[in-house]
RNA sequence: UCUUAUCAAGAGCAGGUGGAGGGACUAGCCCUAUGAAGCCCGGCAACCGACUUACCUUUGGGUAAGCACGGUGCUAAUUCUUGCAGCAUUCGCUGAUAGAUAAGG
Numbered sequence: 001u002c003u004u005a006u007c008a009a010g011a012g013c014a015g016g017u018g019g020a021g022g023g024a025c026u027a028g029c030c031c032u033a034u035g036a037a038g039c040c041c042g043g044c045a046a047c048c049g050a051c052u053u054a055c056c057u058u059u060g061g062g063u064a065a066g067c068a069c070g071g072u073g074c075u076a077a078u079u080c081u082u083g084c085a086g087c088a089u090u091c092g093c094u095g096a097u098a099g100a101u102a103a104g105g
Stems, first nucleotide, its partner, number of pairs: 001105007012041001015040003021031003025083001027081002042075003047071003051066006079098001084095004
């Protein structure tokens, strides 16, 4: 950088450390010394692999359910809203773009 899939659920309202910033970017609007980011621990989920069970099988494997052992990921607010287009035009709805994550090239 490309492809595919997902993004309305879930996870510490006194865990430790750390000390001022953070929510990708724009514009907003928020969170934060009743302590930000980061790191450790805990937790959530189940994309990939492993394993278990059932079924199918052109015997190579495939599908479904489960598990949470390994690889990731996530753990304020819908991906916090928004940036482009269409519809409606008071609030709004839908799709794209952008972004994030996983698997593959």
Molecule: SAM riboswitch aptamer (S box leader)
Organism: Metabacillus sediminilitoris